[in-house]
This record gives sequence, structure tokens and C1' cells, in this order.
RNA sequence: GAGUCGGCCAGGCAGCCGCUGCACGCAAGUGCAGAGGAAAGUCCGGGCUCCGCAGAGCGGGAUGCAGGGUAACUCCCUGGCACGGCGACGUGACGAACAGGGCCACAGAGACGAGUCCCGGAGGGGCCGGUCGGCGCAAGCCGCUGUCUUCUUCGGGGGUGAAACGCGGCAACCUCCAUCCGGAGCAACACCAAAUAGGCAAGCGCUGAGGCCGGCUCGGCCGAGCUUGCGGGUAGGUGGCUUGAGCCUCGGGGCAACCCGGGGCCUAGAGGAAUGGCUGCCGGCCCCGCCGGGUCACACCGGCCGGGGCCACAGAACCCGGCUUACCGGCCGUACUCCCUU
RNA sequence: GGGUCCUUAGCUCAGUUGGUAGAGCGGCUCCUUUACACGGAGUAGGUCGGCGGUUCGAGACCGUCAGGACCCACCA
Repeated sequence: GAGUCGGCCAGGCAGCCGCUGCACGCAAGUGCAGAGGAAAGUCCGGGCUCCGCAGAGCGGGAUGCAGGGUAACUCCCUGGCACGGCGACGUGACGAACAGGGCCACAGAGACGAGUCCCGGAGGGGCCGGUCGGCGCAAGCCGCUGUCUUCUUCGGGGGUGAAACGCGGCAACCUCCAUCCGGAGCAACACCAAAUAGGCAAGCGCUGAGGCCGGCUCGGCCGAGCUUGCGGGUAGGUGGCUUGAGCCUCGGGGCAACCCGGGGCCUAGAGGAAUGGCUGCCGGCCCCGCCGGGUCACACCGGCCGGGGCCACAGAACCCGGCUUACCGGCCGUACUCCCUU
Repeated sequence: GGGUCCUUAGCUCAGUUGGUAGAGCGGCUCCUUUACACGGAGUAGGUCGGCGGUUCGAGACCGUCAGGACCCACCA
């Protein structure tokens, strides 16, 4: 100088005026507390509530190297393997293609059934030939050899393609194997209160619709209404609602994720929805001007200088554990790697 | 707050075992007309919402982000 990994902060302080909750007070009021690392996307997993005591089968869905962590996971940790990087390190849906089905466009001879376009080597057959050899008077026969053709066999051959015969490739195609998952969601659910036209139409229905009852079936009980659309009414209150797989700290176990034990703390609960606004000082960043250094001139560097602007992403809504995405800038680590110089 | 679905040409939509992206309307040019409309002939126009992955190869398969649409309480 260029990077890699992990963690943290999210402008600070003061004054004034407000908002929400709780406590105290007859009241006026006083005191205390009051957004996030992602509160977001709703992509996974759980708690909680209701639906049959969540039971069996079918259907459907998810996951997929090994071991471990956890309430659980598509998350996390450690190790292996593959790929990328000089390296620190990063990424990975990473089971099975001799259970089966399907696909592999174009090109190419051939795309998983087998098959031969070209080239070359070896061997065999055939047509035509040879100033060749042997036999023969000759016709001709046998042998050798050349071109063409054909057959057999061989080649880490050529060419096409992502892949060329090799127990090919694709399972983020169906599928098989293993493991896991019932459905819905706080507008769940429970209670109180208020109001009416308890209306009209269509479809289905005692040959059993439908309800309890959940995507379907199994099993049991009840059984004459049910579903959809239009129309009508109320849209108020309370609980669920924040003490929880909670936070801080110390000690121990484990390579780590994480676990165990002791001590301490209480830290938003709104409901058309609070958590804000103004002023001053300080801090950080950017722009302009001035001054100084520097330069031929710029660039560049600096200033107890002056003026102006800005200080991200965003914002609880039943609660947690993750993942992913957004984000001005800054800090930390006897952390690690590579290059250059001494 | 919770749930379901969609995104392909300017607009409305097709696009299946993954293999060169199409139709109708609209636009433009020419012909026709005195001129316009209608009609006829031709033509242009596409990051398939963005990014990443699987694959030899994605509009399609998978993941993630963005934008948009729809549904929900209680009484009877």
C1' cells in the first nucleotide's frame, strides 16, 4: 500500500413547550419510564389461542455430506469434499441415475436404442491392368504387384457438440430412499353492551344435505335445514398484553455454536394508534471564499480564519429465535493474508 | 396486523413435458381520396419487473428484492 475476518456505536449536552403509560394526590399537579439493529420484508421455525383427547390411512408440503447445538428450524458451530482466490478467506439444495418413466434442441455418421461420414494400419474377396516371374507350341494357369471397389478387424485418429459409448449427463423433471410437518391465525379467542326488515333471490337437501368436524376418508353422535349473492343493523368497551426460551455480571465446562451454577435488575404497551417540536453550545462531513506552502500554471497539503448546507436507513402493534434486504459515517482487535521499501 | 395472487411490445393478453418470443388494437411509411375517415400493402417496436442460482441452454425451474391488485370484524 492492497485486502480478509469478527465485534461495536448510530451525533452529544442543556433549557422551554407538548404526547402516552404507571404511581401518589380531593384537586391543581408532582415523580418515574418511553422504538430498532434492522421495529422492515412476512421468507422459515416455535410459544400462545381455537378447531374432536391431534389417533390411523390417503393426499399435500418441506429438508437432504458427517457429527454437534437448540423449544424448533430452510438457522448456528466444528470437520470432510467440490469450486473460486497467490493468500488470509469466501461460496455450496453436497442422498440415489445397475427401482422405473421422461428429456438431451441445433450441429453431427451416431445423443444412450446402438451405429460407421472421413482418414490411417493389418488381413480376405472381386473387376481391370503390369516392358514382372514360373510352366506351356499356344489358349491359358499359378505367383508377385498397381489402381478402383467391397468385407472383417484395429486406432488415447479427424470432424460436430455442453456431453461421443464410459454402467454418459439432467433428480432446483417426475420419482425412489431417509427424516419431519394436522389446520387456521391476536381481525385467533373469551366476556359485556348496543341495534334490526330477524327481508328477497338462486342452488342443494330426509334416496340424509348439513353440523360437532378441521384438505379427504376411517369412527361416534345429532339431524332439517344449509350455501352463495343482494339488502338491513352494530362497528363501543374489557381481557388476551407484556416477567420473558428476558437482560447485566461473575465462575465453571466445551475447539466452537452453546450449556450449567451464583448474584443483581424490571427495561414502551399505544389502539385512526404516544415516543415529538423550538432555541443555544459542542462534535463530524461537504461546498464556496480568504491566507500560507507548493507548481510555469493547475493538481495537492495545511489553517485556535469567515460564510452556507447537511448529520443515514428507518420506525413497535400478541411475543420470541433466525434469515434476507435497506443504511450517512466512524471506532475497536497484542486478529490474519499478500506485495513493496528499509 | 394477517392472508391470497399478478408483473411478457404503447394498451389488452397468448406462450408446457426448458430448445430462435407471438396475436389483436395502436404507431410509422406508401397506395387510394380534392382532403379526411374507412379500406389495401408493407414496416418498426421486447433488459419477458430487477438481481443471483440450477442447467449445455431459462419467459418457464429455485431463491431474493421491487411494484401492483384483491380478501378479512360482529348480529341475524
Model confidence (mean pLDDT): 77 of 100. Two RNAs folded together computationally: RNase P RNA and transfer RNA, 418 nucleotides in total.